[in-house]
RNA sequence: AGAGUUUGAUCCUGGCUCAGAACGAACGUUGGCGGUAUGCUUAACACAUGCAAGUCGUACGUGAAAGCUUCCUUCGGGAAGCAAGUAAAGUGGCGCACGGGUGAGUAACACGUGGAUAAUCUACCCAGUAAUCCGGGAUAACAUCUCGAAAGAGAUGCUAAUACCUGAUAAGCCCACGAUCUCUUCGGAGAACGAGGGAAAAGGUGGGGACCUUCGGGCCUGCCGUUGCUGGAUGAGUCCGCGGCCCAUUAGCUAGUUGGUAGGGUAAUGGCCUACCAAGGCUACGAUGGGUAGCUGGUCUGAGAGGAUGAUCAGCCACACUGGAACUGAGACACGGUCCAGACUCCUACGGGAGGCAGCAGUGGGGAAUUUUGCGCAAUGGGCGAAAGCCUGACGCAGCAAUACCGCGUGAGUGAUGAAGGCUCUCGGGUCGUAAAGCUCUGUCAGAGGGGAAGAACCUCCUGUCGUCUAAUACGCGGCAGGCCUGACGGUACCCUCAGAGGAAGCACCGGCUAACUCCGUGCCAGCAGCCGCGGUAAUACGGAGGGUGCAAACGUUGUUCGGAAUUAUUGGGCGUAAAGAGCAUGUAGGCGGUUGUUUAAGUCUGAUGUGAAAGCCCUGGGCUCAACCCAGGAAGUGCAUUGGAUACUGGACAACUUGAGUACGGGAGAGGAAAGUGGAAUUUCGAGUGUAGGGGUGAAAUCCGUAGAUAUUCGAAGGAACACCAGUGGCGAAGGCGGCUUUCUGGACCGAUACUGACGCUGAGAUGCGAAAGCGUGGGGAGCAAACAGGAUUAGAUACCCUGGUAGUCCACGCCGUAAACGAUGGGUACUAGGUGUCGCGGGUAUUGACCCCUGCGGUGCCAAAGCUAACGCAUUAAGUACCCCGCCUGGGGAGUACGGCCGCAAGGCUAAAACUCAAAGGAAUUGACGGGGGCCCGCACAAGCGGUGGAGCAUGUGGUUUAAUUCGACGCAACGCGAGGAACCUUACCUGGGUUUGACAUCCCGGGAAUCUCUAUGAAAAUAGAGAGUGCCCUUCGGGGAGCCCGGAGACAGGUGCUGCAUGGCUGUCGUCAGCUCGUGUCGUGAGAUGUUUGGUUAAGUCCCGCAACGAGCGCAACCCCUAUCUUUAGUUACCAUCAUUCAGUUGGGGACUCUAAAGAUACUGCCCCGGUCAACGGGGAGGAAGGUGGGGAUGACGUCAAGUCCUCAUGGCCUUUAUGCUCAGGGCUACACACGUGCUACAAUGGGCAGUACAAAGGGUUGCAACACUGCGAGGUGAAGCCAAUCCCGCAAAGCUGCUCUUAGUUCGGAUUGGAGUCUGCAACUCGACUCCAUGAAGCUGGAAUCGCUAGUAAUUGUGGAUCAGCACGCCACGGUGAAUACGUUCCCGGGCCUUGUACACACCGCCCGUCACACCAUGAGAGUUGGUUGUACCAGAAGUUGUCGGGCAAACCCUUCGGGGGUGCAGGCACCUAAGGUAUGGCUGAUAAUUGGGGUGAAGUCGUAACAAGGUA
Repeated sequence: AGAGUUUGAUCCUGGCUCAGAACGAACGUUGGCGGUAUGCUUAACACAUGCAAGUCGUACGUGAAAGCUUCCUUCGGGAAGCAAGUAAAGUGGCGCACGGGUGAGUAACACGUGGAUAAUCUACCCAGUAAUCCGGGAUAACAUCUCGAAAGAGAUGCUAAUACCUGAUAAGCCCACGAUCUCUUCGGAGAACGAGGGAAAAGGUGGGGACCUUCGGGCCUGCCGUUGCUGGAUGAGUCCGCGGCCCAUUAGCUAGUUGGUAGGGUAAUGGCCUACCAAGGCUACGAUGGGUAGCUGGUCUGAGAGGAUGAUCAGCCACACUGGAACUGAGACACGGUCCAGACUCCUACGGGAGGCAGCAGUGGGGAAUUUUGCGCAAUGGGCGAAAGCCUGACGCAGCAAUACCGCGUGAGUGAUGAAGGCUCUCGGGUCGUAAAGCUCUGUCAGAGGGGAAGAACCUCCUGUCGUCUAAUACGCGGCAGGCCUGACGGUACCCUCAGAGGAAGCACCGGCUAACUCCGUGCCAGCAGCCGCGGUAAUACGGAGGGUGCAAACGUUGUUCGGAAUUAUUGGGCGUAAAGAGCAUGUAGGCGGUUGUUUAAGUCUGAUGUGAAAGCCCUGGGCUCAACCCAGGAAGUGCAUUGGAUACUGGACAACUUGAGUACGGGAGAGGAAAGUGGAAUUUCGAGUGUAGGGGUGAAAUCCGUAGAUAUUCGAAGGAACACCAGUGGCGAAGGCGGCUUUCUGGACCGAUACUGACGCUGAGAUGCGAAAGCGUGGGGAGCAAACAGGAUUAGAUACCCUGGUAGUCCACGCCGUAAACGAUGGGUACUAGGUGUCGCGGGUAUUGACCCCUGCGGUGCCAAAGCUAACGCAUUAAGUACCCCGCCUGGGGAGUACGGCCGCAAGGCUAAAACUCAAAGGAAUUGACGGGGGCCCGCACAAGCGGUGGAGCAUGUGGUUUAAUUCGACGCAACGCGAGGAACCUUACCUGGGUUUGACAUCCCGGGAAUCUCUAUGAAAAUAGAGAGUGCCCUUCGGGGAGCCCGGAGACAGGUGCUGCAUGGCUGUCGUCAGCUCGUGUCGUGAGAUGUUUGGUUAAGUCCCGCAACGAGCGCAACCCCUAUCUUUAGUUACCAUCAUUCAGUUGGGGACUCUAAAGAUACUGCCCCGGUCAACGGGGAGGAAGGUGGGGAUGACGUCAAGUCCUCAUGGCCUUUAUGCUCAGGGCUACACACGUGCUACAAUGGGCAGUACAAAGGGUUGCAACACUGCGAGGUGAAGCCAAUCCCGCAAAGCUGCUCUUAGUUCGGAUUGGAGUCUGCAACUCGACUCCAUGAAGCUGGAAUCGCUAGUAAUUGUGGAUCAGCACGCCACGGUGAAUACGUUCCCGGGCCUUGUACACACCGCCCGUCACACCAUGAGAGUUGGUUGUACCAGAAGUUGUCGGGCAAACCCUUCGGGGGUGCAGGCACCUAAGGUAUGGCUGAUAAUUGGGGUGAAGUCGUAACAAGGUA
């Protein structure tokens, strides 16, 4: 510090996800040791049991027992002493308000921070000062009695105090008064003085020489205690400034409310409380209400700013079963106190009682989840005590838990035959791997044995000594030195010894992000997954294994927080099109604000002081062997407060200025607004005339109108609405918007020149006004147009598009509505930053007779373009540039601008505005393609123009289907279907049935035997099995034999497979397409994908060439080079040829090398020449010459690529499958089936023909297992003999159509030949299934073929024969050859295919694309809902416990006073009443949750249904 993910690719926007750190965690697997920490985050749920607050006899009065000893005894026991003034309870004092727990409540002066208290208190402690006098009456304990189950209560009697009470005294103190001083916030406060009034106390104990004594003591003295006052320290109360959560779908709240006066109350201010008076107080800088929450130091994260958090430790607060209340006290409205009410639990004799773990352990429950009912007061700290001491679940320790952090170990060195084994493998090897074994060492931890701390300082006591107190050498107190005593942890830490590598490694991951790869299994299954995504037979992604990577006593997963996220943006984002500028204006609060001067010092800057607790973080040093951890010191703590200073800027105050803003004056422009009036054209209707059969409408029609007279035409009338031309990216207005003409009223802007005011300005949350169309209300109006509706068409349907009608509405007046793609998709204002060119308004200059033209200023409105900006497109002085000010708005898509609530509206609806749930995208701009029922240009037998076919018939052949034991397999639009197959009777043959065979029909290796080979017999359908006989080769030889080749037998490695996968492949092929395209290097442009080049203008068959051009070149294609053909030349003439000469039946022979021809080499054609056009080009048109003219004709030749096109059955090949079978072999059968459908052909339907007769002219091929002349023979297919020929020589071999003549005469025929019967020929081992041909006979359909569709542009179509391959035989197919030989092309509108450019796109497996909505089904969350049921809260009222206060106090009563001693007074208590008040109740509201028949939409789901709305002009933009 980034990365993955939207796309075919790119840039951007934007979300989602990951890598990091952390945790009081939990879960899974695993687990050696130690140190230090931490450990109910949930039910403030309920709690059994034990413990957690007591102590003091030096405040006081009582006062046992067990046991022991002694004595007595009736032997039952009794008494005394010790135990012991002990235990115990009680009175009294102090403590119990600390310590410990928890976080429910609390949004608050609760907390933090800084102040105030001149508005206060403070027990114990410290210092100072003054005292501690004289009396009195009770009471508990105790005893007796009574009630009660108990808890407990009551009565009578006795008694003490440092308990209680009266009185005295008063230096301080308190109260009021008088006068003085100081300070002051002007309210008061403090100090000293005078006189008046008021308020205290308690004793205990140690020691002691005199004196006294009731022998206790007094008295003296020490210590402790007590009282008053002053001060300190500590702690607490109260008040104030500032700071820190969410919701405005909470906007108004408040009657003790705000203030005053008086009084009460408190330690103290205060409506804290009461009475009276006034009517205030809070709030958009967020009151009130609702939700949530203890706050902080800190903790986690982060570069920081921030964000999240508030366990442990520390500070503060609140609470103690729930609610209320007070008492005591210095302090509480009190966790282990009291009273009352409530819920719950327990006891009960049913009358009544008891209780409160959010103390430490522990239990149940809840939960994913959190420990021992331990030891000790040894240390630290606390309470009481004079002290010893007692108490202390605070605390110190131990136990449990890998919960976290830190440390250590599980060994070290050496060791290559790279062992065995595993895994893998191309079978060579590689890897685990120096890893192991082996050898040599070490000894941490754990184990055993032994030793063994520090933590302990005190206190008390003893000894000694010094000081102090004192009358005192006593006592007491203090200091110093020594001694005794005290350890839970714990025989722990630590040290030593012993033995021995011995007891101690796992977890996750390995597709990318992200370090780490192979094999097997599985086969969209099982499963994985944080995101993208893996898995459908070769999975580095699932499961296992081997190997590897990472971390390590842990490792992963889950959850949560921060980070990455600049993804809420202060630091540090945006708003034309990605989410986002309010429809527009006016203007309140607020924010911001021109120039100069003076002043102030609030902001700002700087210094100082105080504070910012400790701990923590950071730095330095130190202690545990290190570290974690701990200790000491320092720094920091960005803050707050006080105070001194500075004055540039901002603010405040004052004074001035004119440039911002405004006013006055003079002009012209304008569909600016409102109202009234008025005009013509047109449509429609009505009336009248002329006139006759149609009109209207459409793609075509029909509905409709019209003989009752339409349409057309003429005249007249009525009525409403809108204003042609002018008219213009012209004008005006804030926007919406505004258009005939005239008048009236009225707003704003602009220009010019002066004068005036003097910052009066900009923006603008709320608020207010305006605001198209549609819509609503009331009343008018209504010509045309026209939702709804009706009819006619179209269509599969057509609730649409088209047509004919037609009502609201459109118009006017008044009132609502308040929204639009209200758009420049661009808020307003100010300033600055190159230009060019239009246009509108006004002005200036020059010039002119004048209108123009030219230069220039201001204001508006357009276009182009620089810098700059932008993701790009684009914007660009009218900014989307550079800056400032103010407002509005945005934060992934969907759900949703929806629900609920509120406000507005007559309604329709508008404004405001969520969540659950769901997806990993949604989106912007641009790029390359593809596509378009987009455009332009061009080509092709593509159409058109023609000729001939197919589709109808019969037959042949292939395919589908069906059938079958099998009908082997493949090929399926063009580009499968006379295709693989260029030839299935057996073979082929892969299929079926049956018979055999298993190292095999075939290959290599090993062993044994035999030459090979041939013949015969038996069985059998054959293969084969069984047997017999003949036979002995070649090479070498040492003559024994060996070798090569062949055959037979045997064992195993292996052979074999036309078995599967063409979607694992190679090779080959088809197709677009012989279409003109496809690319690269360098350069340039672009952030980039990419572009340029290859585009433009011409031209071509062509990316062919030329010109231009940020391109310049190049490659694969095109063309050419190659072959055949057309002309000529040369060479050569045999088997070919024959003009001249001779010869013959005959080029037969001689001869000839002229011709034809043959076959080799050449030539020729190049727009070369001329004319014209064209840009002086490429090129085109015409012409000449030429055999041929513009690539002369034909062939071969097939770019980058597309179709997962075809082929595993040509061949090759990975993987899988099979191995007495899916291999091999044999016989027979099948591939030849046949209701049917399709493709490709042949033959026809006839007279341009058929038959018969005569007669002419080819080319190219083939031939020895062959072609065969010729002769004979057969009607013929053929047969029998047989010359020639390995071929320019011989043969196949008569070419046919044609031509000549005769006949047939339009008919199912003398057309046509299928089918069938008979007889034959040939091939072959064999023609039954299943060959071809011949002869005789038979003589079917068919009379030119529906929709539709194919081929062909010249030696072509059509027609006519010939040959060849395959092949024993079999050809209507295929390949090739010649003969005869046309018609037509205006042209490119349309159909199909293709090329280039351009355009749109929501497509990119690319239109066979994408995609929308209803309906049906399943699931999910949610709204409404008659209601039902909880929670919380308000208001009104009822009722009212305990308690404080007030009042009464008849009943009762010791202290004080008076007394006549009877009593009275005072005071107090019980009790009554009153106010307040918790729980409770009644009624009625608000808010909020759960649930509900039914219902609404939403989301998600497999290949459901219906249509096709959108994306291309998406077929109606």